The prediction has a mean pLDDT of 82.
A computed fold for a 291-nucleotide part of an RNA from a Nitrososphaerota archaeon, annotated as large-subunit ribosomal RNA, domain VI.
Lineage of the source: Archaea > Thermoproteati > Nitrososphaerota.
The RNAcentral record of the full RNA draws on ENA.
It matches the Rfam family "Archaeal large subunit ribosomal RNA".
[in-house]
Context: one part of a larger RNA
RNA sequence: CGGCGGCCAUCUGAGGGGAAGUUGUCCCUAGUACGAGAGGAACAGGGCAACGCGGCCUCUGGCAUACCGGUUCUCCGACAGGAGAAUAGCCGGGCAGCUAAGCCGUCUUAGAUAAGAGCUGAAGGCAUCUAAGCUCGAAGCUAGUCCCGAGAAAAGAUGACCAUCCGCUAUCUGUGUCCUCGCAAGGGGAUGCGGGUGCGGUGAAGAGCUGUCAUAGAAGAUGACGUUGAUAGGAGAGAGGUGUACGCUGGAAGGCUACGGCCGACCAGUUCAGCCUGCUCUUACUAAUCG
Numbered sequence: 001c002g003g004c005g006g007c008c009a010u011c012u013g014a015g016g017g018g019a020a021g022u023u024g025u026c027c028c029u030a031g032u033a034c035g036a037g038a039g040g041a042a043c044a045g046g047g048c049a050a051c052g053c054g055g056c057c058u059c060u061g062g063c064a065u066a067c068c069g070g071u072u073c074u075c076c077g078a079c080a081g082g083a084g085a086a087u088a089g090c091c092g093g094g095c096a097g098c099u100a101a102g103c104c105g106u107c108u109u110a111g112a113u114a115a116g117a118g119c120u121g122a123a124g125g126c127a128u129c130u131a132a133g134c135u136c137g138a139a140g141c142u143a144g145u146c147c148c149g150a151g152a153a154a155a156g157a158u159g160a161c162c163a164u165c166c167g168c169u170a171u172c173u174g175u176g177u178c179c180u181c182g183c184a185a186g187g188g189g190a191u192g193c194g195g196g197u198g199c200g201g202u203g204a205a206g207a208g209c210u211g212u213c214a215u216a217g218a219a220g221a222u223g224a225c226g227u228u229g230a231u232a233g234g235a236g237a238g239a240g241g242u243g244u245a246c247g248c249u250g251g252a253a254g255g256c257u258a259c260g261g262c263c264g265a266c267c268a269g270u271u272c273a274g275c276c277u278g279c280u281c282u283u284a285c286u287a288a289u290c291g
Stems, first nucleotide, its partner, number of pairs: 001151001005162002008159004015148003021051007034039001052106005060100004067093005072086001073084004095278001109143003116136004165201004171196011209291001211225004231287003234283005239277004247270005254263003
């Protein structure tokens, strides 16, 4: 821009896409059919596995420069607590998130056919699957199943909502009034109203912008929310990670001493502590005000 008013939601499904499945083995059928015996199937049904494909993070793990703890060197600092180069300095753990080596799914069928197997059956008294007609028949084809999909120009369907008014007149048109020229037919001019077209403004439904964001994300887009509110931040609680904080109290191998005492790694208690949180819940404290 188009789809013969605008706009929102829900659909239909022409058409398009994928390979989304493939294979092995075992059980049963069955020591059956078959076969003198030796041996020895199949249709149907079921279990498991491998590879591929799709999804997910409960479990098992990996990463984890959010986080917690330990520790070497230098520096600030009374202690506490920190800073810095060294791969994040190194080491031990690790939620969310992402992820595979982890978990889940990957099923059944129908129709028309190919080669082929047949029925009936003439041409050609027989025969013949074919000439008319009819029945079967594949990992393949088309559906079923999954995804996209009305720009599908034959431009679809259903439902909800909205569809107001004003100004101007370049031009077209209808209808009046007045002036003027003319004997008349008619000509010229001015002006009012109505309609079409054009231009400008103003609304409705609804949408966009702006604002707080994430189950979304390169930008757009998508989705949630905006005080009739838990959208994000803050606060509180929970859950979780780390592993028992600082300070104080008690103890302590030993060392020093002016014999009065002082220093002291470390241990225990206070303490399932302290610190932290991208998670959950609660709470309008802050910002989503007004537009």